[in-house]
RNA sequence: GACGGCUGGAUGACUGCACACGGUUGGGCAACCAGACGUGUGAGGAAAGUCCGGGCUCCACGGAGACACGGUGCCGGAUAACGUCCGGCGGGGGCGACCCCAGGGAAAGUGCCACAGAAAACAGACCGCCUGCCUGGCUCGCCAGGCCGGCAAGGGUGAAACGGUGGAGUAAGAGCCCACCGCGCGACCGGCAACGGAAGCGGCAUGGCAAACCCCACCGGGAGCAAGACCAAAUAGGGGCGACACGCCGGGUGACCGGCAGCGGUGUUUCCGCGUCGUCGCCCGGGUCGGUCGCGCGAGGCGCCCGGUAACGGGCGUCCCAGAGGAAUGGUCAUCCAUCGCUUUCGGGCGAGGACAGAACCCGGCUUACAGGCCGUCU
Numbered sequence: 001g002a003c004g005g006c007u008g009g010a011u012g013a014c015u016g017c018a019c020a021c022g023g024u025u026g027g028g029c030a031a032c033c034a035g036a037c038g039u040g041u042g043a044g045g046a047a048a049g050u051c052c053g054g055g056c057u058c059c060a061c062g063g064a065g066a067c068a069c070g071g072u073g074c075c076g077g078a079u080a081a082c083g084u085c086c087g088g089c090g091g092g093g094g095c096g097a098c099c100c101c102a103g104g105g106a107a108a109g110u111g112c113c114a115c116a117g118a119a120a121a122c123a124g125a126c127c128g129c130c131u132g133c134c135u136g137g138c139u140c141g142c143c144a145g146g147c148c149g150g151c152a153a154g155g156g157u158g159a160a161a162c163g164g165u166g167g168a169g170u171a172a173g174a175g176c177c178c179a180c181c182g183c184g185c186g187a188c189c190g191g192c193a194a195c196g197g198a199a200g201c202g203g204c205a206u207g208g209c210a211a212a213c214c215c216c217a218c219c220g221g222g223a224g225c226a227a228g229a230c231c232a233a234a235u236a237g238g239g240g241c242g243a244c245a246c247g248c249c250g251g252g253u254g255a256c257c258g259g260c261a262g263c264g265g266u267g268u269u270u271c272c273g274c275g276u277c278g279u280c281g282c283c284c285g286g287g288u289c290g291g292u293c294g295c296g297c298g299a300g301g302c303g304c305c306c307g308g309u310a311a312c313g314g315g316c317g318u319c320c321c322a323g324a325g326g327a328a329u330g331g332u333c334a335u336c337c338a339u340c341g342c343u344u345u346c347g348g349g350c351g352a353g354g355a356c357a358g359a360a361c362c363c364g365g366c367u368u369a370c371a372g373g374c375c376g377u378c379u
Base pairs, nucleotide, nucleotide: 001378002377003376004375005374006373007372009336010335011334012333013332014331015330017042018041019040020039021038022037024035025034026033027032044356048367049366051365052364053363054362055361056224057223058222059221069220070219071218072217073216074088075087076086077085078084089103090101091100092099093098104215105214109213110212111209112208113207126155127154128151129150130149132147133146134145135144136143137142163181164180165179166178167177182204183202184201185200188197189196190195228293229292230291231290238284239283240282241281242280243279244278247260248259249258250257251256262274263273264272265271300319301318302317303316304315305314306313307312337354339352340351341350342349343348
C1' cells in the first nucleotide's frame, strides 16, 4: 500500500427518569388510571436518510387476456422478497495485492450529434494531387492564372471523417488487386449458462447516443401503526315499552290569531302566565369526550456440529434482551484506561479529556456520518 473483520471507554457510590412485576393507598359512573415503597430491566453500528424489498393491518378485487403507467435488465445461485448478497463471464484501470461498470437490442422505426470544419451519415471537396483545353510569361526541361473533368493518398477541423500497415498498380489515386492485422459469418470443441477457443468462408458494409423516444423479456392492486381493533360517560338526537295529559266556539289554504271554559299566582274580580306533533320513567343500538389494545417470542441472539468455493441452509444446546406517547435511557463524585498539553531531579507530577450520533409497529438490505484502538490475509 490492498482487502476483510471486531471494537467504539471500564468499575463503584449517591441521585433522577421510564417500563415490568409484587403487595399497598387513592381517583373515576365506567372503561381504566395515578401515587409512594421493594425488586428487576433500560439505545445503535449506524437507532439517521426514508431510497428499495417484505411481514402486519384496512380497503378494492370472479378467472384469463389486452392496453396504459412505473420498475428491473450479462449468466448461474442464495433468499420470505429485493434494485440486496455470493460465485462466475465480458469490458476498463493498476507494476501488483486489488478496484470500477445503468453490462439486453443501434441490421424494426423515429430522433439527436454542440463548437470547429468543405463535409457529422443515401457523405463530402477548403488546401492539395492529376489528364486535357485556353491565356500570359519563359532561361523553351518549365512556371503562374483560369476553365471542363478525374482523385481522396497527403494537409487542415473535430470527441468522432465511412478499416490499418506495406506492396503492386495508376495520369494522379482508390479493397481496384495482393500479404498480414482488424472486422463479419462460422462447422466443430469446452462450459448448466453468460461466454471462451477455433478449421474454414466472406468481403470492406450498416460511426456514436437507448441514464432520447422506442423494441424485447421479466416484475408490479391501493393506502399505511395518525394502519386498524376493542371498551365506553354527560348532553343532544334515533328506536321500543309503560304512565299521565291532549276542552269548546269563531277566523284563516296554512303557520297562527281572537274569545270562552280550565289550571296556577290568590278566597273573589281585574290583570298576568300556561293552555302541548307533549311530559316523565325504564330499556336497546350508533357516534362523540375519554380509556385500552395493536407493542415486543422474533424470517430472534449466542455457542457447537454438519452440507456448500461462497452467499446461505440444516441439526442440537442455551438465553429472553428498551417499549415511551411531547416522548424515559440523565447528572454528580471517586479510581482506572486510550489520547493530548505543560513540566521533570527521568522515578514522576499537574491539567485537559472520549468520534458519529440517539429507538417510536417490526424485519432484510442499500446509502450517508464516524475521533481513536485491535486482529487477520495479501502485494
This is a predicted structure of a 379-nucleotide RNA (Bacterial RNase P class A) from uncultured Reyranella sp.
The RNAcentral record of the sequence draws on MGnify.